[in-house]
Context: one part of a larger RNA
RNA sequence: CCACGUUAAAGGAACUCGGCAAAAUGCUCCCGUAAGUUCGCGAGAAGGGAGCCCCGUCUGCAGGCAACUGUAGGCGGGGGGCACAGACCAGGGGGUGGCGACUGUUUACUUAAAACACAGGGCUGUGCGAAGCCGUAAGGCGACGUAUACAGUCUGACGCCUGCCCGGUGCUGGAAGGUUAAAAGGAGGGGUGCAAGCUCCGAAUUGAAGCCCCAGUAAACGGCGGCCGUAACUAUAACGGUCCUAAGGUAGCGAAAUUCCUUGUCGGGUAAGUUCCGACCUGCACGAAUGGCGUAACGAUCUCCCCGCUGUCUCUAACGUGGACUCA
Numbered sequence: 001c002c003a004c005g006u007u008a009a010a011g012g013a014a015c016u017c018g019g020c021a022a023a024a025u026g027c028u029c030c031c032g033u034a035a036g037u038u039c040g041c042g043a044g045a046a047g048g049g050a051g052c053c054c055c056g057u058c059u060g061c062a063g064g065c066a067a068c069u070g071u072a073g074g075c076g077g078g079g080g081g082c083a084c085a086g087a088c089c090a091g092g093g094g095g096u097g098g099c100g101a102c103u104g105u106u107u108a109c110u111u112a113a114a115a116c117a118c119a120g121g122g123c124u125g126u127g128c129g130a131a132g133c134c135g136u137a138a139g140g141c142g143a144c145g146u147a148u149a150c151a152g153u154c155u156g157a158c159g160c161c162u163g164c165c166c167g168g169u170g171c172u173g174g175a176a177g178g179u180u181a182a183a184a185g186g187a188g189g190g191g192u193g194c195a196a197g198c199u200c201c202g203a204a205u206u207g208a209a210g211c212c213c214c215a216g217u218a219a220a221c222g223g224c225g226g227c228c229g230u231a232a233c234u235a236u237a238a239c240g241g242u243c244c245u246a247a248g249g250u251a252g253c254g255a256a257a258u259u260c261c262u263u264g265u266c267g268g269g270u271a272a273g274u275u276c277c278g279a280c281c282u283g284c285a286c287g288a289a290u291g292g293c294g295u296a297a298c299g300a301u302c303u304c305c306c307c308g309c310u311g312u313c314u315c316u317a318a319c320g321u322g323g324a325c326u327c328a
Stems, first nucleotide, its partner, number of pairs: 001323008010314002014312001019309001027051005036041001038157001052079012080084001092307004097302002099299002104116002120155007132141003158294004163224003168221002170217005177212003183206002188201005225243005252286001253283001264280005
């Protein structure tokens, strides 16, 4: 000096990205227990008290003829220790917010989460030799199932809801017309031959799906405006005008896991707060199943605050064990 331990005056998070680590709590019984809530919960909430040994007495239960024994207690009296759940083992607690409903799953060897899954919801396909998937095929899974089934895809408990746009892309339906391959067709023409013929080119016309076209469809992919003026202080604009669009973002939420400017502004908490909570709305660039907004319970989740507690710190020290080190 290092590792692992033990202890520490006064203070008690001043440490630090952050209470990381440590300390503290810890058992049983009794008392007591808030907001909120899906009435189950929250809850071991929180917060208190008791606990060892001896004697007496009383009660219940079981056994015994009885004395009494065992067990569970009530009441009264006494004893000892620094300490009575005496060692070991053995929850710290509370408040607020974000995300995800929950239990579960995951990067074997840097990420356990807000990611995945999930019950529930929707859409689409599929009538059975099903669709879908594997295989060149035979065949197999689906399924010894049959639309309350199976497959694909999105969302993700529950509550309140889920607005407008079908112009583009996709899908579905339609078949009048246009376009269109092989094929059919064969006007007409070329080569050769004395000719019959052989051979080659070839217009019109007929000719499928697809595409063009016409509709539907957004819990399909997706999208959801600009400028100018206006109210008797000012400011603002319920109101008006105009341009463009397929339609111009509804409810709800909003400096947010989204806000650049930004440490926005105001309020709360602190002596002091780029974080946090509550508001405002000027949303650079929220927004409704790529779901919106709430939500009890839950979480080795993330943020902020408080109580307790402490060598995290002010500020270090001593000791134990084992190394390092010196000498042999």
Predicted 3D model of a 328-nucleotide part of an RNA (large-subunit ribosomal RNA, domain IV) from a Paracoccaceae bacterium.
The prediction has a mean pLDDT of 88.
The source organism's lineage runs through Bacteria, Pseudomonadota, Alphaproteobacteria, Rhodobacterales and Paracoccaceae.